[in-house]
RNA sequence: AACUGACAAAGGCAAACUCAUCGCGAGGUGAGGACGCAAAGCUUCCAGCCUUGGAAAAGGUAGUGGGGCCACCAGG
Numbered sequence: 001a002a003c004u005g006a007c008a009a010a011g012g013c014a015a016a017c018u019c020a021u022c023g024c025g026a027g028g029u030g031a032g033g034a035c036g037c038a039a040a041g042c043u044u045c046c047a048g049c050c051u052u053g054g055a056a057a058a059g060g061u062a063g064u065g066g067g068g069c070c071a072c073c074a075g076g
Stems, first nucleotide, its partner, number of pairs: 003075003012037002017032006035063001041069003045066003048061005
């Protein structure tokens, strides 16, 4: 260092739902709340799914999978 997450500790994130707010919408943000997560940290590059639109096109989802970048603890 690759790799691994059985044991332990410290800490982290936060689904559904509720309230407020922004958006035509998918959905975002804040507060409450914990179903889960060892990258559930960041990134739409690829695929999927979703929304607006007659179409062209535009947008959302990183908690759908892959890729890229970075990182705590333990083993190694």